Predicted 3D model of RNase P RNA and transfer RNA as a complex of 451 nucleotides. It holds a member of the Rfam family "Bacterial RNase P class A". About the family: Ribonuclease P (RNase P) is a ubiquitous endoribonuclease, found in archaea, bacteria and eukarya as well as chloroplasts and mitochondria. It is annotated as a ribozyme. The coordinates come from a structure-prediction model, not an experiment, and the mean pLDDT is 77.
RNA sequence: GCCUGUGGACAGGUGAUCGCUUCCGGCCUCGGCCGGGGGAGGAAAGUCCGAACACGGCAGGACACGGUGGUGGGUAACGCCCACCGGCCCAUGAUCGUCGGGCAAGGGAAAGUGCCACAGAAAGUAGACCGCCGGCUUCGGUCGGUAAGGGUGAAAGGGUGCGGUAAGAGCGCACCGCCCGUCUGGUGACAGGCGGGGCAUGGUAAACCCCACCGCGUGCAAGCGCAAGCAGUCCUCGGUACGUUUCGGCGUGCGUCCGUAGUCCGCGGAAUGAGGGCGGGUCGCGUGCAGGAGGCCAUCGGCAACGGUGGUCCCAGAUGAAUGGUCACCGCCCGGUUCGCCGGGUGACAGAAUUCGGCUUAUGUCCAUGUGACGAU
RNA sequence: GCAGGUGUAGCUCAAUUGGAUAGAGCAUCGGUCUACGAAACCGAAGGUUGCAGGUUCGAGCCCUGCCACCUGCG
Numbered sequence: 001g002c003c004u005g006u007g008g009a010c011a012g013g014u015g016a017u018c019g020c021u022u023c024c025g026g027c028c029u030c031g032g033c034c035g036g037g038g039g040a041g042g043a044a045a046g047u048c049c050g051a052a053c054a055c056g057g058c059a060g061g062a063c064a065c066g067g068u069g070g071u072g073g074g075u076a077a078c079g080c081c082c083a084c085c086g087g088c089c090c091a092u093g094a095u096c097g098u099c100g101g102g103c104a105a106g107g108g109a110a111a112g113u114g115c116c117a118c119a120g121a122a123a124g125u126a127g128a129c130c131g132c133c134g135g136c137u138u139c140g141g142u143c144g145g146u147a148a149g150g151g152u153g154a155a156a157g158g159g160u161g162c163g164g165u166a167a168g169a170g171c172g173c174a175c176c177g178c179c180c181g182u183c184u185g186g187u188g189a190c191a192g193g194c195g196g197g198g199c200a201u202g203g204u205a206a207a208c209c210c211c212a213c214c215g216c217g218u219g220c221a222a223g224c225g226c227a228a229g230c231a232g233u234c235c236u237c238g239g240u241a242c243g244u245u246u247c248g249g250c251g252u253g254c255g256u257c258c259g260u261a262g263u264c265c266g267c268g269g270a271a272u273g274a275g276g277g278c279g280g281g282u283c284g285c286g287u288g289c290a291g292g293a294g295g296c297c298a299u300c301g302g303c304a305a306c307g308g309u310g311g312u313c314c315c316a317g318a319u320g321a322a323u324g325g326u327c328a329c330c331g332c333c334c335g336g337u338u339c340g341c342c343g344g345g346u347g348a349c350a351g352a353a354u355u356c357g358g359c360u361u362a363u364g365u366c367c368a369u370g371u372g373a374c375g376a377u
Numbered sequence: 378g379c380a381g382g383u384g385u386a387g388c389u390c391a392a393u394u395g396g397a398u399a400g401a402g403c404a405u406c407g408g409u410c411u412a413c414g415a416a417a418c419c420g421a422a423g424g425u426u427g428c429a430g431g432u433u434c435g436a437g438c439c440c441u442g443c444c445a446c447c448u449g450c451g
């Protein structure tokens, strides 16, 4: 120097001007105008977790189903965060230890069930293929013992050494590992010591399952309010005579109303009409919807995550959906330079849609730090 | 905006309780047959199982995170 791990910061600044959007105040010819304030992000993304909020359901409990899984703490809550414990990785030719850094879905396999292909003699109440040892032998073998050695496999029923034996074997012993009991330290996971047991206990739970804890369903297109049109229902008005009637109405004559430019006739049409009220509610509009688990600063407690107290600030609300363009100066980068300056450039990922806390993913630049140190054999 | 689902050869589908080389039909290519073509017969090629990581001795299948596509809700 490059690659890469871990942690953190920023996402150009100020001013002018032309526009867009929203709030407040004023004018007002009710359409706008004037003045002032605010106007995307670290991920606004994926919608993967956790909540707030709203509606529906619900006495309580159990089963089923789903999720989480070392310990302690933080938090409104979480599968998130912090600290610690045990494990693994980074140094060495190799082993062990201490410190440092990094990683991880890390309860239970001694409650039960399932699975462990192929290879191999044997794959889980073990097992004799080769080898080793003993007996018999027709010298080809055969019967028995043996898990030390070979071979198979991802995995072969503790490891190393000494003794022991026909050969072997926790068969016996020492050390290491494992299990049980007990003591000490720690809130705890756990660590250390002492005693006992020859080991009875292979792996897999991101297989079923067991244990502990948590969990009602639907999502702002939730929900609430106002309310054109259409449909429903109620009331009022809608001429009279005759006939008929199942008592709701119906038919005919005359009359009424509307159109045919004013009048009369004629023709056509209406009474299945008009007005009002009511409840639900469509288009649509408003609300939910911006003062909040809020930001910043100081101080205190805590290893930290975070919490307490005090001060201070108000900081987007669009609805086919605003948040942009230009110029100047400063800052940064590149090139040139007569060191006075000159010329060029100024980005990546991406853009709110009920709101928060996280995680994950995308992405440019910069900063810090690590990629080991030491000791014993 | 919210919610649900699916990815295996060019196309349509398989793959048992996770077990080794991922199969079948159509399509493609080559050959036989024919004067030539079709059909038929014989044979071949074609796969990052959407991508990356993990669990496991072993992953198309189990788990996690991304990507693409489809559907529903006014």
Base pairs, nucleotide, nucleotide: 004370005369006368007367008366009365010364012330013329014328015327016326017325018324020039021038022037023036024035025034026033027032041349045360046359048358049357050356051355052354053219054218055217056216065215066214067213068212069211070084071083072082073081074080085106087103088102089101090100094377095376096375097374098373099372107210108209112208113207114204115203116202129150130149131146132145133144134143135142136141158176159175160174161173162172163171177199178197179196180195181194182193183192184191185190223287224286225285226284232278233277234276235275236274237273239254240253241252242251243250244249256270257269258268259267260266294313295312296311297310298309299308300307301306331346332345333344334343335342336341378450379449380448381447382446383445384444387403388402389401390400396434405421406420407419408418409417427443428442429441430440431439